This is a predicted structure of a 348-nucleotide part of an RNA (small-subunit ribosomal RNA, central domain) from a metagenome. Its mean pLDDT, the model's own confidence on a scale to 100, is 88. Its Rfam family is "Bacterial small subunit ribosomal RNA". Gene Ontology terms of the family: structural constituent of ribosome and ribosome.
Context: one part of a larger RNA
RNA sequence: UUGGGCGUAAAGAGCUCGUAGGCGGCUUGUCACGUCGGUUGUGAAAGCCCGGGGCUUAACCCCGGGUCUGCAGUCGAUACGGGCAGGCUAGAGUGUGGUAGGGGAGAUCGGAAUUCCUGGUGUAGCGGUGAAAUGCGCAGAUAUCAGGAGGAACACCGGUGGCGAAGGCGGAUCUCUGGGCCAUUACUGACGCUGAGGAGCGAAAGCGUGGGGAGCGAACAGGAUUAGAUACCCUGGUAGUCCACGCCGUAAACGAUGGAUGCUAGCCGUUGGUGGGUUUACCCUUCAGUGGCGCAGCUAACGCAUUAAGCAUCCCGCCUGGGGAGUACGGUCGCAAGAUUAAAACUC
Numbered sequence: 001u002u003g004g005g006c007g008u009a010a011a012g013a014g015c016u017c018g019u020a021g022g023c024g025g026c027u028u029g030u031c032a033c034g035u036c037g038g039u040u041g042u043g044a045a046a047g048c049c050c051g052g053g054g055c056u057u058a059a060c061c062c063c064g065g066g067u068c069u070g071c072a073g074u075c076g077a078u079a080c081g082g083g084c085a086g087g088c089u090a091g092a093g094u095g096u097g098g099u100a101g102g103g104g105a106g107a108u109c110g111g112a113a114u115u116c117c118u119g120g121u122g123u124a125g126c127g128g129u130g131a132a133a134u135g136c137g138c139a140g141a142u143a144u145c146a147g148g149a150g151g152a153a154c155a156c157c158g159g160u161g162g163c164g165a166a167g168g169c170g171g172a173u174c175u176c177u178g179g180g181c182c183a184u185u186a187c188u189g190a191c192g193c194u195g196a197g198g199a200g201c202g203a204a205a206g207c208g209u210g211g212g213g214a215g216c217g218a219a220c221a222g223g224a225u226u227a228g229a230u231a232c233c234c235u236g237g238u239a240g241u242c243c244a245c246g247c248c249g250u251a252a253a254c255g256a257u258g259g260a261u262g263c264u265a266g267c268c269g270u271u272g273g274u275g276g277g278u279u280u281a282c283c284c285u286u287c288a289g290u291g292g293c294g295c296a297g298c299u300a301a302c303g304c305a306u307u308a309a310g311c312a313u314c315c316c317g318c319c320u321g322g323g324g325a326g327u328a329c330g331g332u333c334g335c336a337a338g339a340u341u342a343a344a345a346c347u348c
Base pairs, nucleotide, nucleotide: 003320004319005318006317007302008301012316014201015200016199017198021194022193023192025088026087027086028085029084030083031082033081034080035077036076037075038074039073040072041071042070047067048066049065050064051063052062053061054060091191092188093187094186095184096183097182098181099180103177104176105175106174107173108172109171110154115149116148117147118146119145120144121143125136126135162169163168206247207246208245209244210243211242215241216240220236221235222234223233258315259314260313261312262311263310266293267292268291269290270289271288272287273286275284276283277282297304298303321348322347323346330341331340332339333338
């Protein structure tokens, strides 16, 4: 390379949109580009294969046939793929009527708690631990009552519950706004799927500028522990955590499982709709989600099993022994930290 693979052995890009490209529903006509058949020309000789012949045999040589799987012309075929023209509605989208939701953005408001400040009551301790000490406290702490300030987070409800493409999203109200699901079949008529490059979004930490700073708390300081203790425990505490704007672009970004479509036993929960029955407390039906178990099948096993890791098709990404190494060099991006792309020598 051919191939074989990608839940856990190496391997699914963090996610989405989308360009080129690849692939693409039912049906009618037409063209004859692919495709198929005939025929003509060409496809040098040698070689190779088959048959025959010549050197005493063979190697070798000679003759005939075939091969040379191709290309071009021409005559046909038209199922399939394709082009062009037309039709359809099962895919896709739109309309109409409903509906659930921590989906997103901004503004405003609320209560509990911590801390701080002021005042009252009150007196000798408080705090902390395995035990202590550092620390705080007669300049009146801790405790308790009242008032005030400020920041951050939203108990209960809360749920293998909901929403979102993923990251993620949870006090309440208002404004703006995205998507989904169900019903209806009114409209369009294949408008679809995937997606190299590309673009956008993307937890936490980190960076820049300006704010903010209650609690927590890297670094740091002190107290302990210990042989030591640059830790675990304790007392403090700066960045940070919060807000605005701009960067960074990574995570065990995980379902360690790319997307789309169709098909393939069931049973039991649960969320949002629909239709029907009605003894409305319930039952049946049918969609869309979200869980548990389980057959066939698959799997090295574990397990997966209509939410597939089953059976198939299409498109993309990725893997190819361990270490060296996700490193060096170079390129691109970044303020930096670094990210991304990505080797080799050598070694087992």